[in-house]
RNA sequence: GUCCCCAUAGUUCAACGGAUAGAACGACUCCCUUCUAAGGAGUAGAUUGAGGUCCGACUCCUCAUGGGGACA
Numbered sequence: 001g002u003c004c005c006c007a008u009a010g011u012u013c014a015a016c017g018g019a020u021a022g023a024a025c026g027a028c029u030c031c032c033u034u035c036u037a038a039g040g041a042g043u044a045g046a047u048u049g050a051g052g053u054c055c056g057a058c059u060c061c062u063c064a065u066g067g068g069g070a071c072a
Base pairs, nucleotide, nucleotide: 001071002070003069004068005067006066007065010025011024012023013022018055027043028042029041030040031039048064049063050062051061052060
C1' cells in the first nucleotide's frame, strides 16, 4: 500500500428494516437480617463518528476513526 472481519450498558452477549434497544453479571437504593452473606423489590446506565438510502436504520450504502487478520 491492497483486501477481509469486528465496533451495542462497567463486562459478556442479544435485537426479520418496524414495540419504549433487551438479558445475565456488576453498580446504587429500599426490604429482610443483631451485622454480613444469601434472598426479594426497584433505579441508573449503551448503538465509535459524519453523511446517504428509506415512510421507518443497531441493521443497508459511503467516508473517517479504533482493533484484529491475509498478502505485498